[in-house]
Molecule: Bacterial RNase P class A
Organism: Phenylobacterium sp.
RNA sequence: CCAGAUGGCUGGGCGGUCGCGCCUGCUUCGGCAGGCGAGGAAAGUCCGGGCUCCACGACGACAUGGCGGUGGGUAACGCCCACCGGGAGUGAUCCUAGGGAUAGCGCCACAGAGAGCAGACCUCCGGAGCUUAGGCCCCGGGAAGGGUGAAAGGGUGCGGUAAGAGCGCACCGCGGACCCAGCAAUGGGGACGGCAUGGCAAGCCCCGCCAGGAGCAAGACCGAAUAGGGGUGUCGCGCCGGUUCGCCGGUAGGGCUGUCGUAGGCCCGAGACACCCGGGUAGGUCGCGAGAACCGUCCAGCGAUGGACGGUCCAGAGGAAUGAUCGCCAAUGCCCGUUCGCGGGCGGCACAGAACCCGGCUUACAGGCCGUCUGGUCCA
Numbered sequence: 001c002c003a004g005a006u007g008g009c010u011g012g013g014c015g016g017u018c019g020c021g022c023c024u025g026c027u028u029c030g031g032c033a034g035g036c037g038a039g040g041a042a043a044g045u046c047c048g049g050g051c052u053c054c055a056c057g058a059c060g061a062c063a064u065g066g067c068g069g070u071g072g073g074u075a076a077c078g079c080c081c082a083c084c085g086g087g088a089g090u091g092a093u094c095c096u097a098g099g100g101a102u103a104g105c106g107c108c109a110c111a112g113a114g115a116g117c118a119g120a121c122c123u124c125c126g127g128a129g130c131u132u133a134g135g136c137c138c139c140g141g142g143a144a145g146g147g148u149g150a151a152a153g154g155g156u157g158c159g160g161u162a163a164g165a166g167c168g169c170a171c172c173g174c175g176g177a178c179c180c181a182g183c184a185a186u187g188g189g190g191a192c193g194g195c196a197u198g199g200c201a202a203g204c205c206c207c208g209c210c211a212g213g214a215g216c217a218a219g220a221c222c223g224a225a226u227a228g229g230g231g232u233g234u235c236g237c238g239c240c241g242g243u244u245c246g247c248c249g250g251u252a253g254g255g256c257u258g259u260c261g262u263a264g265g266c267c268c269g270a271g272a273c274a275c276c277c278g279g280g281u282a283g284g285u286c287g288c289g290a291g292a293a294c295c296g297u298c299c300a301g302c303g304a305u306g307g308a309c310g311g312u313c314c315a316g317a318g319g320a321a322u323g324a325u326c327g328c329c330a331a332u333g334c335c336c337g338u339u340c341g342c343g344g345g346c347g348g349c350a351c352a353g354a355a356c357c358c359g360g361c362u363u364a365c366a367g368g369c370c371g372u373c374u375g376g377u378c379c380a
Base pairs, nucleotide, nucleotide: 001376002375003374004373005372006371007370008369009368010367012329013328014327015326016325017324018323020037021036022035023034024033025032026031039351043362044361046360047359048358049357050356051215052214053213054212064211065210066209067208068207069083070082071081072080073079084098085096086095087094088093099206100205104204105203106200107199108198121146122145124141125140126139127138129136130135154172155171156170157169158168159167173195174193175192178189179188180187181186219286220285221284222283229277230276231275232274233273234272235271238251239250240249241248242247253268254267255266256265257264291313293312294311295310296309297308298307299306300305333346334345335344336343337342
């Protein structure tokens, strides 16, 4: 210099004017002054918590759902860190639903002779027979080679054999013990075993661990007007009967069934006023931001993270304010010119917008900055 890998940071600064929201103070109630006023994702609402209410005697079992290498971090997690195994890459590095297949069940498409107590299509070898000398057929041995497939009962090589076969041997792989290293996952080692019950659990299932439900419209407190409920008092309540003195039943009378008459049915047949009590609604207040908080220094740790000390207070309302404009400055930015020193101009620009809060994950993002590492080439 070229090509890459990876970890972070940033998302303009200062000031004026006008406007908006909240808080505090003052007020002549009109306002005035001061302070504060979005994000790294405020987003998706996917996971884990705080908080609140409901349910629940304890423990266990079962069902359902989730998680799944090992160790650690954390309030907790499906998150993070470190490490291990597998895969990709020359490498930095990246990806990884990564427990169990002699507990049981199920599946293994197409192709292929054969796909699960393996199998023989072509082919190889020995023997008998036939033959037009190409081959055909029968008996037997074998599974090396070809072919099918994602997968065909270890692989490569040498020996061996009629041809073959872990039949024998070497190396690699595999298996159960043993030894060594490691907290562990796991790795390494030398003997032994001739190789055994193939794969799939992002199929059911088994094993281990975790899990009560709903969510700030949670929930707590205050609480009208009107309507309705209860109590007390005053006044009132045709007639008859009963009464536990609260009322109950019947009836005169009235109303409804389109109107009138007749017969029937149903309903009403004592309430009014004043005061008091309690429930709910509208509305109001709280919940609501000093916390798993932020900044700095130091310590422990490979790291995630934890601890000590010092400092800071940093939006909070509700269907919801956080905007506009002007000036100056500014990059390592952009454009033009250049005598390469610089000069002039531009220069709030992406994704986005708090609604109970916090920790993660995921997704979106113009432009810019810093670090670490790898491969290649050149120079010293």